[in-house]
RNA sequence: AACUCGAAAAGGCAAACCCAUUGUGAGGUGGGGACGCAAAGUCAUGGGUCUGCUGAAACGCAGACCGCCAGACCGCCGAA
Numbered sequence: 001a002a003c004u005c006g007a008a009a010a011g012g013c014a015a016a017c018c019c020a021u022u023g024u025g026a027g028g029u030g031g032g033g034a035c036g037c038a039a040a041g042u043c044a045u046g047g048g049u050c051u052g053c054u055g056a057a058a059c060g061c062a063g064a065c066c067g068c069c070a071g072a073c074c075g076c077c078g079a080a
Stems, first nucleotide, its partner, number of pairs: 005078002012037002017032006035067001041073003045070003048065006
């Protein structure tokens, strides 16, 4: 120095809910607020879930969710 790993320390993020705003909608954004998180940082790449259109259904198209799982990239610290 790096990999694995996750004690300590410095910090970080922010669920539900409430208010405002935006969208046909799932949802997004800002403020408050903390359930929790070693990537709860980023990416819709593969699944999955959800919304809209069509429909009896299936299929298809367009979108949403990275705090659903997996994967990729990057990052703070350094005990066992």

Overview
The prediction has a mean pLDDT of 87. A computed fold for an 80-nucleotide RNA from a Chloroflexota bacterium, annotated as c-di-GMP-I riboswitch aptamer. It matches the Rfam family "c-di-GMP-I riboswitch aptamer". Its family is annotated with cyclic-di-GMP binding in the Gene Ontology. The sequence was found by an Rfam model in a public genome assembly.